A computed fold for a 96-nucleotide RNA from Sterolibacterium sp., annotated as c-di-GMP-I riboswitch aptamer. The model forms 95% of the base pairs in the Rfam consensus. Rfam family: c-di-GMP-I riboswitch aptamer. Gene Ontology term of the family: cyclic-di-GMP binding.

RNA sequence: AUGACAUAAAGGCAAUCCGGCUGAAAUGCCGGGGCGCAAAGCUUCCGACCUAAACGUCGUCGCUCGAUGAUGGCGCAGGGUAGCGGGGCUGCCGGC
Numbered sequence: 001a002u003g004a005c006a007u008a009a010a011g012g013c014a015a016u017c018c019g020g021c022u023g024a025a026a027u028g029c030c031g032g033g034g035c036g037c038a039a040a041g042c043u044u045c046c047g048a049c050c051u052a053a054a055c056g057u058c059g060u061c062g063c064u065c066g067a068u069g070a071u072g073g074c075g076c077a078g079g080g081u082a083g084c085g086g087g088g089c090u091g092c093c094g095g096c
Base pairs, nucleotide, nucleotide: 005094012037013036017032018031019030020029021028035083041089042088043087045086046085047084048081049080050079055075056074057073058072059071060070061069
């Protein structure tokens, strides 16, 4: 220096839940609080999963006609999850 790594030391992060904010939603952020985590640090490159506003499509309702509108189903990521896995980058201590 590198790899691997503990019944060590110093620390770190923070699940469910609660309160507030945000968003169409999934989520996310702040405070409280700890389930757990040796990368539960960062990063959407790959897979997986979550949501579906807008958009597309099908139907229904309404409308004198036409346009417009309302509503339901389906599809769909330019939205997400890094505490789903893989990849990339970085990283504390030092018993064996």